[in-house]
Predicted 3D model of a 351-nucleotide part of an RNA (small-subunit ribosomal RNA, central domain) from Nitrosococcus oceani.

Context: one part of a larger RNA
RNA sequence: CUGGGCGUAAAGGGCGCGUAGGCGGUUUGGUAAGUUGGGUGUGAAAGCCCCGGGCUCAACCUGGGAAUGGCACUUGAUACUGCCUGGCUAGAGUAUGGUAGAGGGAGGCGGAAUUUCCGGUGUAGCGGUGAAAUGCGUAGAUAUCGGAAGGAACACCAGUGGCGAAGGCGGGCCUCCUGGACCACUACUGACGCUGAGGUGCGAAAGCGUGGGGAGCAAACAGGAUUAGAUACCCUGGUAGUCCACGCCCUAAACGAUGAGAACUAGACGUUGGGAGGGAUAGCCCUUUCAGUGUUGCAGCUAACGCGUUAAGUUCUCCGCCUGGGGAGUACGGCCGCAAGGUUGAAACUC
Numbered sequence: 001c002u003g004g005g006c007g008u009a010a011a012g013g014g015c016g017c018g019u020a021g022g023c024g025g026u027u028u029g030g031u032a033a034g035u036u037g038g039g040u041g042u043g044a045a046a047g048c049c050c051c052g053g054g055c056u057c058a059a060c061c062u063g064g065g066a067a068u069g070g071c072a073c074u075u076g077a078u079a080c081u082g083c084c085u086g087g088c089u090a091g092a093g094u095a096u097g098g099u100a101g102a103g104g105g106a107g108g109c110g111g112a113a114u115u116u117c118c119g120g121u122g123u124a125g126c127g128g129u130g131a132a133a134u135g136c137g138u139a140g141a142u143a144u145c146g147g148a149a150g151g152a153a154c155a156c157c158a159g160u161g162g163c164g165a166a167g168g169c170g171g172g173c174c175u176c177c178u179g180g181a182c183c184a185c186u187a188c189u190g191a192c193g194c195u196g197a198g199g200u201g202c203g204a205a206a207g208c209g210u211g212g213g214g215a216g217c218a219a220a221c222a223g224g225a226u227u228a229g230a231u232a233c234c235c236u237g238g239u240a241g242u243c244c245a246c247g248c249c250c251u252a253a254a255c256g257a258u259g260a261g262a263a264c265u266a267g268a269c270g271u272u273g274g275g276a277g278g279g280a281u282a283g284c285c286c287u288u289u290c291a292g293u294g295u296u297g298c299a300g301c302u303a304a305c306g307c308g309u310u311a312a313g314u315u316c317u318c319c320g321c322c323u324g325g326g327g328a329g330u331a332c333g334g335c336c337g338c339a340a341g342g343u344u345g346a347a348a349c350u351c
Stems, first nucleotide, its partner, number of pairs: 003323004007305002012319001014202004021195003025088003029084003033081002035077008049065006091192001092189004096184004103178007110154001115149007125136002162169002207248006216242002221237004259318006267296013300307002324351003333344004
């Protein structure tokens, strides 16, 4: 390289947008580049192969033929692909009317609780554990009542419920800005599509920079226990951090460990949001149809587990990736970063 693969054995990029490229619905006419038929030229000789000939045979020599991936020119064919041209509406999109939603950003308002402070009542304990101790408390703690401050998070509702491309998103209400989805009915555009190397944007937590903030929690750290020891598990404290603004970092078991799009292929039972029809009319039930989200299961697939119209089934298009274990996601170099480090990514050697 070919091939075979990528849920769990090595292997799906964390996720979008999108450039080049690759691929692309239906139909008319043209063209004849790809494709394909014929012809001509060329494809040196030798060698290989076939049929002969010559050395007594053979090796060897020799005659003829065949073969020669192809290439060029010329003349035809036009199904498919391409290109040009004119249509179409089933893909895609736009308009109209509705619907649901923790989708995103900004601002305002709320109550419960923890902590601290102030005041009242009140007195000897509180706290903590397996048991304790460190710790707090007669300078009045814990408990309890009233008040105040401040920060962070939003019980119940809450649901294999919803929304989002992924990361992720839950107090309620209101206001402002804003993205997408779904359904219905017509109308319009007329292939405008799919994928996507590079590129570009987003990207949990932790971490970093500057400035704020700091109630609770809590790496590090200190102390008390436990223990042979205990740089832990348990306890008392406690700083970064957790929060906000702006700017970086760019990783993850970023998981459905399952790339995106399209088509086809039994059902059964839930649930969410629409539509249509029917029955009821205390607001439910039945049938059906779209879009989502689950359970189970036929065929089929799978090494098995399992998957099974939300496929891991049957096919097509495009991208990414794998190729024995260790060395190693290391070294070196490049690029990126303030740093931490990230990304790209070997070899010797060894089994």

Overview:
The RNAcentral record of the full RNA draws on ENA, RefSeq and SILVA. Its Rfam family is "Bacterial small subunit ribosomal RNA". Its mean pLDDT, the model's own confidence on a scale to 100, is 87.